This is a predicted structure of a 95-nucleotide RNA (THF (Tetrahydrofolate) riboswitch aptamer) from Latilactobacillus sakei. The RNAcentral record of the sequence draws on MGnify, Rfam, Ribocentre and ZWD. Rfam family: THF (Tetrahydrofolate) riboswitch aptamer. About the family: Tetrahydrofolate (THF) riboswitch was first reported for Ames et al. as an RNA motif in 5' untranslated (5'-UTR)regions of folate transport and biosynthesis genes in Firmicutes genomes.
[in-house]
RNA sequence: CGGAGUAGGGAUUAAAGCGUUAAGUGCUGGUGGAACGGAAUGUGAACACCAGACGAAGAGCAGUAAUGCUCGCGGUUUUAGUCCCGCAUUCGCCG
Numbered sequence: 001c002g003g004a005g006u007a008g009g010g011a012u013u014a015a016a017g018c019g020u021u022a023a024g025u026g027c028u029g030g031u032g033g034a035a036c037g038g039a040a041u042g043u044g045a046a047c048a049c050c051a052g053a054c055g056a057a058g059a060g061c062a063g064u065a066a067u068g069c070u071c072g073c074g075g076u077u078u079u080a081g082u083c084c085c086g087c088a089u090u091c092g093c094c095g
Base pairs, nucleotide, nucleotide: 001095002094003093008085009084010083011082012081013080014079015078016077017076018074019073020072027052028051029050030049031048032047036044038091039090040089041088042087058071059070060069061068062067
């Protein structure tokens, strides 16, 4: 002098679920608040709970019914694959 490495975030595909009697997602406020390159300091706020506002796509078939099945729908959940992104300073690491 150059470089690598994290938690995590986003997109997309597949599978399995949940909801479609509206939960969830997204938004606002409050409370709590973990983890975060190998280390230290700093920054920030994932997530959980409570409250509030807003807000939706159902249809078909079978069945006496309960209900089941199929196709959809939801800024839906989880898991897996692929791609992209992945904080500052100092020390450390690699060349």